[in-house]
Molecule: c-di-GMP-I riboswitch aptamer
Organism: Bythopirellula polymerisocia
RNA sequence: CCCCGACAAAGGCAAACCAGCCGCAAGGUUGGGACGCAAAGUCAAGGGGCGGCGAGUACGUUACUCGACGUUCGCCUGACUACCGAA
Numbered sequence: 001c002c003c004c005g006a007c008a009a010a011g012g013c014a015a016a017c018c019a020g021c022c023g024c025a026a027g028g029u030u031g032g033g034a035c036g037c038a039a040a041g042u043c044a045a046g047g048g049g050c051g052g053c054g055a056g057u058a059c060g061u062u063a064c065u066c067g068a069c070g071u072u073c074g075c076c077u078g079a080c081u082a083c084c085g086a087a
Base pairs, nucleotide, nucleotide: 004085005084012037013036017032018031019030020029021028022027035074041080042079043078045077046076047075048072049071050070051069053067054066055065056064057063058062
C1' cells in the first nucleotide's frame, strides 16, 4: 500500500411511520423517528423495479408489449473518492 473488516475506538448515515413543503405520479425535501448500513459517500453508465405520457395488441376500461422521458445508487453490477486498524 492492497485485500479484508473486530462485541475495538472516534465519529457518520438513517428504513418504516408521522407532520410541513414540492411533484400528475413514481418520488424528493425539511423536522421528528431508528429498521438497518463499512461506503446506506458520489455518478443514473449496464441490468432490474417503479411512475405518468404516447403508440400497439388482446380485449373491455383492465392486462401485456414497445418507445422516449422521469424516478430509485437503502435492488444488483460498474466507475470514482473516503474515516479507523485487531485478526